Description: The prediction has a mean pLDDT of 82. A computed fold for a 544-nucleotide part of an RNA from a metagenome, annotated as small-subunit ribosomal RNA, 5' domain. The full RNA is in RNAcentral, with records from SILVA.

[in-house]
Context: one part of a larger RNA
RNA sequence: GAACGAACGCUGGCGGCGUACCUAACACAUGCAAGUCGAACGAGAAAUUCCGAUUCGUCGGGAAAGUAAAGUGGCGAACGGGUGAGUAAGAUGAGGGUAAUCUGCCUUUGAAUUAGGGAUAAUUUUGCGAAAGCGAAGAUAAUACCUGAUAAGACUACAGUUUCUUAGGGGACAGUAGGAAAAGGUGGCCUCUGUUUCAUGCUAUCGUUUAUGGAUGAGCCCUCAUACUAUUAGCUUGUUGGUGAGGUAAUGGCUCACCAAGGCUACGAUGGUUAGCUGGUCUGAGAGGAUGAUCAGCCACACUGGAACUGAGACACGGUCCAGACUCCUACGGGAGGCAGCAGUGAGGGAUAUUGCGCAAUGGGGGAAACCCUGACGCAGUGACGCCGCGUGAGUGAUGAAGGCUUUCGAGUCGUAAAGCUCUGUUAGGUGGAAAGAAAUGUUCACGUGCUAAUACCACGUGAAUUUGACGGUACCACCCAAGGAAGCACCGGCUAACUCCGUGCCAGCAGCCGCGGUAAUACGGAGGGUGCAAGCGUUGUUC
Numbered sequence: 001g002a003a004c005g006a007a008c009g010c011u012g013g014c015g016g017c018g019u020a021c022c023u024a025a026c027a028c029a030u031g032c033a034a035g036u037c038g039a040a041c042g043a044g045a046a047a048u049u050c051c052g053a054u055u056c057g058u059c060g061g062g063a064a065a066g067u068a069a070a071g072u073g074g075c076g077a078a079c080g081g082g083u084g085a086g087u088a089a090g091a092u093g094a095g096g097g098u099a100a101u102c103u104g105c106c107u108u109u110g111a112a113u114u115a116g117g118g119a120u121a122a123u124u125u126u127g128c129g130a131a132a133g134c135g136a137a138g139a140u141a142a143u144a145c146c147u148g149a150u151a152a153g154a155c156u157a158c159a160g161u162u163u164c165u166u167a168g169g170g171g172a173c174a175g176u177a178g179g180a181a182a183a184g185g186u187g188g189c190c191u192c193u194g195u196u197u198c199a200u201g202c203u204a205u206c207g208u209u210u211a212u213g214g215a216u217g218a219g220c221c222c223u224c225a226u227a228c229u230a231u232u233a234g235c236u237u238g239u240u241g242g243u244g245a246g247g248u249a250a251u252g253g254c255u256c257a258c259c260a261a262g263g264c265u266a267c268g269a270u271g272g273u274u275a276g277c278u279g280g281u282c283u284g285a286g287a288g289g290a291u292g293a294u295c296a297g298c299c300a301c302a303c304u305g306g307a308a309c310u311g312a313g314a315c316a317c318g319g320u321c322c323a324g325a326c327u328c329c330u331a332c333g334g335g336a337g338g339c340a341g342c343a344g345u346g347a348g349g350g351a352u353a354u355u356g357c358g359c360a361a362u363g364g365g366g367g368a369a370a371c372c373c374u375g376a377c378g379c380a381g382u383g384a385c386g387c388c389g390c391g392u393g394a395g396u397g398a399u400g401a402a403g404g405c406u407u408u409c410g411a412g413u414c415g416u417a418a419a420g421c422u423c424u425g426u427u428a429g430g431u432g433g434a435a436a437g438a439a440a441u442g443u444u445c446a447c448g449u450g451c452u453a454a455u456a457c458c459a460c461g462u463g464a465a466u467u468u469g470a471c472g473g474u475a476c477c478a479c480c481c482a483a484g485g486a487a488g489c490a491c492c493g494g495c496u497a498a499c500u501c502c503g504u505g506c507c508a509g510c511a512g513c514c515g516c517g518g519u520a521a522u523a524c525g526g527a528g529g530g531u532g533c534a535a536g537c538g539u540u541g542u543u544c
Base pairs, nucleotide, nucleotide: 001544002543003542004541006540007539008538009537010536013390014389015388016387017386018385019383020382021348026346027345028344030343031342032341035075036074037073040072041071048063049062050061051060052059053058082301083300084299092225093224094223095222096221097220098219101218102217106214107213109211110210111209112208113207114148115147116146117145123138124137125136126135127134128133155178156177157176158175160173161172162171163170164169184206185205186204187203188202189201193199194198227273228272229271234264235263236262239261240260241259242258243257244256245255246254276298277297278296279295280291281290282289283288303324304323305322306321307320326337327336328335329334354380356379357378358377362376363374364373365372366371393423394422395421396420403414404413405412406411427485429480430479431478432477433476437471442466443465444464445463446462447461448460449459450458488533489532490531491530492529493514494513495512499528500527501526502525503524509516510515
C1' cells in the first nucleotide's frame, strides 16, 4: 500500500447492487418448511337452510353434497434446503477403465394387455388403557394381493459356427430343454358382435406387462496430484496371496473353510497433531505466499452410537427399531420429542437481521386438467457491513464588517469566507399520473390435419376473445415548495502533507519506530490556524 463475512470509538443525508452466528455440530417455547391424485377404490358427515307433520320435546324428506374429514391404493417424500462435526484418504482434483455393473420418471422401436380366486382397511358391534395406543367378532372394494394360461432375438442349462479380445471372456447367427408377465380408468359412438335400454361391442386416449436401443443419474476399479511432525522406526494375522463356496446390481478377504507365509517401510510405513476438497478469493510485476464466507461442483453428517426395512434409488434431516444422555406428560402402570430447514428464544461471544408478504415470475412434487403444495424461490424489513453513484448549493460580493486568534501594536489571519444581491432545483417533503416484469395454462368460438364407420370424441396446429402482479400505487414522469432538512473524523517533531499561543513542569500524560515531558514543549492538555480523507474517518485484529 492492498484486502476483509470483521469488531470497537466518534459521526451520520439519500439511492442502487450485494452481504450478515467466523464463537457452543450448545439447548430449544411457538408457527410454518412434503404433499398430491375422486379420471385407481369402497364408503361418506355436520353446521346452516327449505318443505311437511307435531303431543311443541321433536320426527320425516330435500338442498348443503357425493362436499369436508378419515381409510385402501399409486406417485413423490433419496429432490430441493442446512451445516462442516468427522475425514490426511473409502474424500477431493485431473485423466482413464468397467469385456465386472445398475438406472423409476423421459424417449426410440417391436409384441401383448387372457382366465380366475381368496382376503383386508375404512365402517358396524364390542373389550382394555389416564393417555399414546392396542385387540376380538361380522361385512365390503380396487390399477392392493395371489393362482393359472400364453410368450420372443430377454434369463438359466447344454452344445455349434464365425468374429473381436484384457486370453478370463464379449458380439453376431442358428438349435434343444426349463421356468418367468400384465390392470384397468376416462371420453365418444352404433360400423362390427350381442341387444329391451345400450354394453360385455367398436373406437380414441391415458395406464399396465415384456423386450431392445438412447438419454440422465449412480456404483466400483486404476494412475498421478493433494498438510505438519523422526523429540513417532519399525507396522500387520483376514494380515498378503491362492483354491473353493457364500454374498452383491457388480469386481474383490467383502465374508467363510482350507492351503502357503507373505504384505508395507528411510522415495517415510505405523503412530501423533491439524484440516471438509475443488473451481475460485486476497495479495504480488511475476514466481510465489495466504485462504476456501457468499456463488458453483463433489463429499460427509442430521441429539450420540448401532442396525436393517421399504424402494429404481436411503442404510433415509422433518421414516422405523434398539441402546444412551437430555427435556416434557402421567391416573406411576406407561408414554412423547429431536431447528446443522425458515423465522424466532436462551446461552456463549468483540460480533451477525423479521416469530414479514406471495406463489405473480423461475424451478420442483402430484394430477388428464382445473388446481393443490412449495420458509426452494421472488420480494419486502433490519445493519454505513462492503462496493458504486448523488447531494449538503451556484454566481457575484472589500466598509477586507463584527467577532475569534496572533502581534514587533504598525498590523496579520480566519477571508469572498459571511452578510447583501442575482439564480438553480439534484435530493428530502407534498399533489397528480403511472409501468415493464405476463409468457403460458384453462375456457369459448372458428378453421385445418390425423385417428375412426363417423361431420362424434380425442390429439396436434393456427387465429380471435377472455383470465392471472407479492413487490406496489413501487420504479418512473409532471407540477408545487423553498437555500430552505443534510459534515464529520483523524492528524500537524522526523518517517509523513500540515505551526503558533496558553496551561502543565520527568507531574499529568503521549507513543507504530526513533523518542517527547525536569519553567520559553511545533511531540502532553486546550485554543486559533492548517493538512488529509469524506458519509464516513480513525483504532484494533488477520493475510499478502